[in-house]
RNA sequence: CGCUCAAUCGCCAAUAGGUGAACCGGGGACCCAUUGCACUCUUGGGGUGAAUCCGCGAGUACCGCGGUAGGGCGUACUUCCCGCCCGAAUCCGUCAGCUAACCCGGUCGGCGGCAUCGGAAGGA
Numbered sequence: 001c002g003c004u005c006a007a008u009c010g011c012c013a014a015u016a017g018g019u020g021a022a023c024c025g026g027g028g029a030c031c032c033a034u035u036g037c038a039c040u041c042u043u044g045g046g047g048u049g050a051a052u053c054c055g056c057g058a059g060u061a062c063c064g065c066g067g068u069a070g071g072g073c074g075u076a077c078u079u080c081c082c083g084c085c086c087g088a089a090u091c092c093g094u095c096a097g098c099u100a101a102c103c104c105g106g107u108c109g110g111c112g113g114c115a116u117c118g119g120a121a122g123g124a
Stems, first nucleotide, its partner, number of pairs: 001112004008021005022107006032097001044095001045092004053067005070086005077122005
């Protein structure tokens, strides 16, 4: 200087921390959706995130390979083409549809470079 991500900036402090803005996430009415009621059983159910699903190997899980919904980058923006990648992880704890008012939280982590910058069109 740049990339991913909401994960940045300001102020007061100055071992810790606090506070505000901005961005992000969750809970939460009417209406709508769901749809008879009660009970039992069962493989509960739900959230963040692009990260789901399919086939094969083996041995259910774990694991491996191939693909895939979907996602990121190519150095201001959009579209197309082309190229390179990701396609994880984790939380709640039997419980949550949407949801105004209102309430409660997060601002971590992980990477690349010292060179210059894939192509075309368009807008500003």

The RNA shown here (c-di-AMP riboswitch aptamer (ydaO/yuaA leader)) has 124 nucleotides and comes from uncultured Micromonospora sp. Rfam family: c-di-AMP riboswitch aptamer (ydaO/yuaA leader). Rfam links the family to the GO terms regulation of gene expression and cyclic-di-AMP binding.